Source information: A computed fold for a 129-nucleotide RNA, annotated as FMN riboswitch aptamer (RFN element). Its mean pLDDT, the model's own confidence on a scale to 100, is 81. It was read from a public genome assembly, where an Rfam model found it.

[in-house]
RNA sequence: GUGGAUUUUCGGGGCAGGGUGAGAUUCCCUACCGGCAGUAUAGCCUGCGAGCCUUCGGGUUGAUCCGGUGAAAUUCCGGAGCCGACUGUGAGUGCGUUUUUGCAUAAGUCAGGAUGUGAGAAAAUCAAC
Numbered sequence: 001g002u003g004g005a006u007u008u009u010c011g012g013g014g015c016a017g018g019g020u021g022a023g024a025u026u027c028c029c030u031a032c033c034g035g036c037a038g039u040a041u042a043g044c045c046u047g048c049g050a051g052c053c054u055u056c057g058g059g060u061u062g063a064u065c066c067g068g069u070g071a072a073a074u075u076c077c078g079g080a081g082c083c084g085a086c087u088g089u090g091a092g093u094g095c096g097u098u099u100u101u102g103c104a105u106a107a108g109u110c111a112g113g114a115u116g117u118g119a120g121a122a123a124a125u126c127a128a129c
C1' cells in the first nucleotide's frame, strides 16, 4: 500500500424583511436551504440513501438550459430557470349544500414519526498478501 474481519465515532439544511388580515413562518412580494458515492468541484448527469408501497424477492421516488475557459466541466465562471416524501395544522382554491355547514385539495423552511433510519465517511485493532 491492497483487499478482508471486528469495534468506535461521525453522518440533512432552511421564513431574515415586508404586505393583507381578528387570525398566516401555510396566502402575496422578497429571502433562505441543498444527504452519500462516481465524474474537472453537481439539489436538477449516473447510481445510491431517506420517504412511500410490499407477497419482504422487490417496486416506486422531483427538477437545467444558454454562453465562456479548458485536453476534459448539464459540476468551474457569467446569465437565466426549475425541483422538493409522509402525517398534522392552515384564512387560499374547487365542488356540493343553501345560510352555515360538508367534502376534496393546499407548507422544501412550522409541529410530528425522529435521542429514529441511512447511503456512506474517518479512525483504531487483528490476521493475510
Stems, first nucleotide, its partner, number of pairs: 001129002004126007017029003031109002033084002035048004043082002051060003064080005086112003092105004